[in-house]
Overview
A computed fold for an 87-nucleotide RNA from an uncultured Rhodobacteraceae bacterium, annotated as Glycine riboswitch aptamer. Its mean pLDDT, the model's own confidence on a scale to 100, is 82.
RNA sequence: AUGCGACGCGCAGGAGAGAUCGGCCAACGCCGACGCCGAAGGAGCAACGUCCCGGAAACUCUCAGGCAAACGGACUGCGCGCCGUCG
Numbered sequence: 001a002u003g004c005g006a007c008g009c010g011c012a013g014g015a016g017a018g019a020u021c022g023g024c025c026a027a028c029g030c031c032g033a034c035g036c037c038g039a040a041g042g043a044g045c046a047a048c049g050u051c052c053c054g055g056a057a058a059c060u061c062u063c064a065g066g067c068a069a070a071c072g073g074a075c076u077g078c079g080c081g082c083c084g085u086c087g
């Protein structure tokens, strides 16, 4: 130098589920009711271990969030910055 990894930023892609019912409203939206979704976040757990505990997920739960569009969106790719590491 190159590679690899963590974090941050930018660009691109990015699923699921009622445009349900009632009230207010011109509409957006708000409140209530029932029904749903899982890929923000959160919680739970296996093997295993130093075993009162620690310990994973795209699994499970659905608190939160979401169920036209928009916004958001785990994750993936590319680029840049920065740190670490092999050498």
Stems, first nucleotide, its partner, number of pairs: 003085003007081007018034001020033005035067003041063001042061003048054002
The model forms 90% of the base pairs in the Rfam consensus.
Rfam family: Glycine riboswitch aptamer. Rfam links the family to the GO term glycine biosynthetic process.